About this RNA:
This is a predicted structure of a 352-nucleotide part of an RNA (small-subunit ribosomal RNA, central domain) from a metagenome.

Context: one part of a larger RNA
RNA sequence: CUGGGCGUAAAGGGCGCGUAGGCGGCCAAUCAAGUCAGGUGUGAAAGCCCACGGCUCAUCCGUGGACGUGCAUCUGAAACUGUUUGGCUUGAGUACUGGAGGGGAAAGUGGAAUUCCUGGUGUAGAGGUGAAAUUCGUAGAUAUCAGGAGGAAUACCGGUGGCGAAGGCGACUUUCUGGACAGAUACUGACGCUGAGGCGCGAAAGCGUGGGGAGCAAACAGGAUUAGAUACCCUGGUAGUCCACAGCUGUAAACGAUGUGCACUAGGUGUAGGGGGUCGUUGACCCUUUCUGUGCCGCAGCUAACGCAUUAAGUGCACCGCCUGGGGAGUACGGUCGCAAGAUUAAAACUC
Numbered sequence: 001c002u003g004g005g006c007g008u009a010a011a012g013g014g015c016g017c018g019u020a021g022g023c024g025g026c027c028a029a030u031c032a033a034g035u036c037a038g039g040u041g042u043g044a045a046a047g048c049c050c051a052c053g054g055c056u057c058a059u060c061c062g063u064g065g066a067c068g069u070g071c072a073u074c075u076g077a078a079a080c081u082g083u084u085u086g087g088c089u090u091g092a093g094u095a096c097u098g099g100a101g102g103g104g105a106a107a108g109u110g111g112a113a114u115u116c117c118u119g120g121u122g123u124a125g126a127g128g129u130g131a132a133a134u135u136c137g138u139a140g141a142u143a144u145c146a147g148g149a150g151g152a153a154u155a156c157c158g159g160u161g162g163c164g165a166a167g168g169c170g171a172c173u174u175u176c177u178g179g180a181c182a183g184a185u186a187c188u189g190a191c192g193c194u195g196a197g198g199c200g201c202g203a204a205a206g207c208g209u210g211g212g213g214a215g216c217a218a219a220c221a222g223g224a225u226u227a228g229a230u231a232c233c234c235u236g237g238u239a240g241u242c243c244a245c246a247g248c249u250g251u252a253a254a255c256g257a258u259g260u261g262c263a264c265u266a267g268g269u270g271u272a273g274g275g276g277g278u279c280g281u282u283g284a285c286c287c288u289u290u291c292u293g294u295g296c297c298g299c300a301g302c303u304a305a306c307g308c309a310u311u312a313a314g315u316g317c318a319c320c321g322c323c324u325g326g327g328g329a330g331u332a333c334g335g336u337c338g339c340a341a342g343a344u345u346a347a348a349a350c351u352c
Stems, first nucleotide, its partner, number of pairs: 003324004007306002012320001014201004021194003025088005031082001033081002035077008049065006091191001092188004096183003103177007110154001115149007125136002162169002206248002208245004215241002220236004259319006267297011280285001301308002325352003334345004
């Protein structure tokens, strides 16, 4: 390479939009590029294969045949792929009605709590721990009451509940705004799927400039513990955590460790949103059915097993990404990106 694979053994890109490309619904006609059939030319000799012959045989050699899977050209076929034309509505989309939602952005508002400040009451402890000490306190702490300041987070509701492509999103109000879902019709008429490059989004930490800073808290200091204790525990505490910037970074066990889309393949039972139906104290209820999502259990099947099982890891198709023994190494060098930290692409020697 051919293959075989990617939940946990190596392997699904962090996620989306989308270019080229690949693939693509039903009906009819058209052409004949792919495809198929036949003819012609060519496909050197030697070699391979077959037959016969020559050295007493064989190796070897000679003669003839076959092969030469290919290419070119001509003629034809029209099922399939493709081209072109016309049509269709099931795929896809648009319009309409409706309800659900921590989806996103901005502005404003509230209450609880911590801390600090001021004042009142009040007096000797408070705090902390396994036990202590560092620490705070007679310059009046802790406790308690009243007032004020400021920042951050939003108890209960809260739920294998909801929304979002993923990261993620949770007080309330207003404004702007994206998507999904259900129900009925009407319309467009394959407009679709995937997606190398590319572009965008992307937790935390980190970086730049300027703010902000209550609590928490890397680093750091002290107290303990200990043989030691650069830790776990305690008292403090700075970056940071918060805000602004069409700022930068671009990584995570970015996980369902499971790419996206479509179709098919027993059921049972919860739950969220919507629709239909049948009665019944017609009322938010019960029963039943259907679509969409989200869980659990489970058959066939699959799996090395664990397990998965209509939300597949089953059965198939389309397209992309990735793997190919362990270490060296996700490293070196080079390239690209970045202010830097670093990210990305990515070896080899050697060794087992």
Rfam family: Bacterial small subunit ribosomal RNA.